[in-house]
RNA sequence: CUCAUCAAGAACGACCGAGGGAUCAGGCCCGUAGACGUCGUGGCAACCGGUUCUCCGAUACUACUGGAGAAUGUCAGGUGCCAAAUCCUGCCCGGACGAACUGCGCCGGGGAAGAUGAG
Numbered sequence: 001c002u003c004a005u006c007a008a009g010a011a012c013g014a015c016c017g018a019g020g021g022a023u024c025a026g027g028c029c030c031g032u033a034g035a036c037g038u039c040g041u042g043g044c045a046a047c048c049g050g051u052u053c054u055c056c057g058a059u060a061c062u063a064c065u066g067g068a069g070a071a072u073g074u075c076a077g078g079u080g081c082c083a084a085a086u087c088c089u090g091c092c093c094g095g096a097c098g099a100a101c102u103g104c105g106c107c108g109g110g111g112a113a114g115a116u117g118a119g
Base pairs, nucleotide, nucleotide: 001119002118003117004116005115006114011041012040013039014038015037019030020029021028024090025089026088027087042082043081044080047078048077049075050074051071052070053069054068055067056066086113091110092109093108094107095106
């Protein structure tokens, strides 16, 4: 940089000690009844990988190889994750309300930024 996904799911113990929820702002939460972080253990999950099966292509046949799919995921090997939607909003568009316009608020869609995986 490209692609995919991001409202599901999954916590205990030890240590530490004041801030933390990516960044800026606003909100809202978590936190001395110990958050965040680190370590240990446990767990969640099908992105990659493995296994088995089916189909397609190829072949005289089988096997190998390639492609697709399935196993209410079969395996937890590589990663990842285990408060709240990625905690919510910020930018754009639409809807509803309204005689109309603007702003706030509400609903929906997209974007930006971010996270994770694969390349």
Molecule: SAM riboswitch aptamer (S box leader)
Organism: rhizosphere metagenome